The part of an RNA shown here (large-subunit ribosomal RNA, domain I) has 551 nucleotides and comes from a Verrucomicrobiaceae bacterium. The coordinates come from a structure-prediction model, not an experiment, and the mean pLDDT is 80. NCBI's taxonomy places the organism under Bacteria, Pseudomonadati, Verrucomicrobiota, Verrucomicrobiales, Verrucomicrobiaceae.

Context: one part of a larger RNA
RNA sequence: GGCACACGGUGGAUGCCUUGGUGCCAGAAGGCGAUGAAGGACGUGAUAAGCUGCGAUAAGCCUCGGAUAGCGGCACUUACGCUAUAACCCGGGGAUCUCCGAAUGGGGUAACCUGUAUUCCGUCAUAGGAAUACGUCCCUCCCUGAAUAUAUAGGGGAGGGUACGCGAACCCGGUGAAGUGAAACAUCUCAGUAACCGGAGGAAAAGAAAGCGAAUGCGAUUCCGUAAGUAGUGGCGAGCGAAAGCGGAACAGCCCAAACCGGUGGCUUUGCCACCGGGGUUGUAGGGCUCCGAUAUGGUAUCUGGAACGUUAGAGUGUUAAGGUGGCUGGAAAGCCCCCCCAUAGAAGGUGAAAGGCCUGUGCUUUAAAACGUGAAGGAGCCUAGGAUGUCCCUGAGUAAUACGGAACACGUGAAACUCCGUAUGAAUCUGCGCCGACCAUGGCGUAAGGCUAAAUACUAACUGGCGACCGAUAGUGAACAAGUACCGUGAGGGAAAGGUGAAAAGUACCGCUGUGAGCGGAGUGAAAUAGAACCUGAAACCGUGUGCCU
Numbered sequence: 001g002g003c004a005c006a007c008g009g010u011g012g013a014u015g016c017c018u019u020g021g022u023g024c025c026a027g028a029a030g031g032c033g034a035u036g037a038a039g040g041a042c043g044u045g046a047u048a049a050g051c052u053g054c055g056a057u058a059a060g061c062c063u064c065g066g067a068u069a070g071c072g073g074c075a076c077u078u079a080c081g082c083u084a085u086a087a088c089c090c091g092g093g094g095a096u097c098u099c100c101g102a103a104u105g106g107g108g109u110a111a112c113c114u115g116u117a118u119u120c121c122g123u124c125a126u127a128g129g130a131a132u133a134c135g136u137c138c139c140u141c142c143c144u145g146a147a148u149a150u151a152u153a154g155g156g157g158a159g160g161g162u163a164c165g166c167g168a169a170c171c172c173g174g175u176g177a178a179g180u181g182a183a184a185c186a187u188c189u190c191a192g193u194a195a196c197c198g199g200a201g202g203a204a205a206a207g208a209a210a211g212c213g214a215a216u217g218c219g220a221u222u223c224c225g226u227a228a229g230u231a232g233u234g235g236c237g238a239g240c241g242a243a244a245g246c247g248g249a250a251c252a253g254c255c256c257a258a259a260c261c262g263g264u265g266g267c268u269u270u271g272c273c274a275c276c277g278g279g280g281u282u283g284u285a286g287g288g289c290u291c292c293g294a295u296a297u298g299g300u301a302u303c304u305g306g307a308a309c310g311u312u313a314g315a316g317u318g319u320u321a322a323g324g325u326g327g328c329u330g331g332a333a334a335g336c337c338c339c340c341c342c343a344u345a346g347a348a349g350g351u352g353a354a355a356g357g358c359c360u361g362u363g364c365u366u367u368a369a370a371a372c373g374u375g376a377a378g379g380a381g382c383c384u385a386g387g388a389u390g391u392c393c394c395u396g397a398g399u400a401a402u403a404c405g406g407a408a409c410a411c412g413u414g415a416a417a418c419u420c421c422g423u424a425u426g427a428a429u430c431u432g433c434g435c436c437g438a439c440c441a442u443g444g445c446g447u448a449a450g451g452c453u454a455a456a457u458a459c460u461a462a463c464u465g466g467c468g469a470c471c472g473a474u475a476g477u478g479a480a481c482a483a484g485u486a487c488c489g490u491g492a493g494g495g496a497a498a499g500g501u502g503a504a505a506a507g508u509a510c511c512g513c514u515g516u517g518a519g520c521g522g523a524g525u526g527a528a529a530u531a532g533a534a535c536c537u538g539a540a541a542c543c544g545u546g547u548g549c550c551u
Base pairs, nucleotide, nucleotide: 001550002549003548004547005546006545007544008543009542015536016500017499020471021470022468023467024466025465026464027463029460030459031166032165039100040099041098042055043054044053046078050074051073061094062093063092064091065090066089070082071081072080105114106113107112115134116133117132118131119130120129121128135164136163137161138160139159140158141157142156143155144154170201171199172198173197174196175195181188185235211218212217222249223248224247225246226245232240233239253452254451255450256396260278261277262276263275264274265273266272267271283430285395286394287393288392289390290388291387292386298383299382300381302380303379304378308374309373310372311371312370314366315365316364317363326337327336328335340357341356342346348360349359350358401425402424403423404422405421406420407419411437432447433446434445435444436443487494488493507535510522511521512520513519
């Protein structure tokens, strides 16, 4: 030095475990904010820091319910306290709530600086202190007021609104790429996607035919299935890609403008304009005007109302049903043997190993002073009727349409209709007008240029409950632990590692070695200390000690 064996050290794999994650389902909710949010800074404890809670009334104050004998968070100990006059704890309501932050008196390098007015405290008087108001925008009104005469812009003030900011996705609108595919690339595609901006709601959007498209026609919108990868479109490449119809989900329809009548006011007065009320709302055209007739029935999406139910604490059964010490093993029985019982309860968790009957529960039954939600009956409001004649009046105008330029339609300019936008031109008025994929005829369908509308549909940040041939600490969230922490970066941003003594701290009194250090040896606890806090198990690499053999 090597090999073998034994015993150790180091190390933290493996096994077992789970406080944490993850996916889905159901319910409920779908917002918070100038009455100052979300998010923070700084404080706050008998105690140094951290987390949590709270706000100078500061791990808390008041009140109303529940529940109960202990309590002063994580978090032990000590000190000092609270509590049957009901504490602590759980829930409803309220009070307080520094400073920053939309931040809003002005400023500012967030958590700081500094004003004006009024009132009060204070001072001999200044000083000092406290409270309240003072932002922008929108609406109405008043005052003032340029170039510029009338005026307007602008400036100032009062009253009112309570709009501004935040929030995961879903929704509507505006702006709008590129990597990519086309095996290159330019039309095209990716894609009206991502991103950015604006706005809203619990859903949003759409919506009661100037529709569909050829049927013996249908009859608002939305969503699903199918039609169908069809018809089409397309450097006819890559690709893109309907609709009717049919089957379902859910169903709901309404209100203005105008004609005409009445009233009020104004004026440039034989009429015109403005406002208010009645009237009226459609395609089989309807309505007004004129005439005849009717006074009732039904509905309701608005307001009120508040039954009942639910949510936010819980409670009863409950001393249910096993041994007052059955036997065995064991540190411990829930294990094994023996004898029983309950069950609308044999879900689950805990208890010194594996418990229906030990504990908490489960099943069943039941509950609210207060607040909130849904919201029945009832009430109010609102809506709701016919016929005839004349053909006099009305039926949404810089609109429809056309030309040019674009966009969107599955449809790339094409034979390109229909729809929307920009520029220019610019109708008709029911014997009207639009459409039926150039256009024309015939035939048919509808009634534009005003508005509202539940349900079926989309989503899940947060809340409650449940489930998993989901993970089990290099996994599962980045995070089971002081985790978006420590740390890195000027910053935007990046971003960890780190779980397990034991049933119970019973966490080693006392003695010894020592630097009175680390560590160790006795003693003691414990079932176990090679479970001793660097603590379950404790693999391998790696490092030793001893013995044997070889060199």
The sequence was found in a public genome assembly.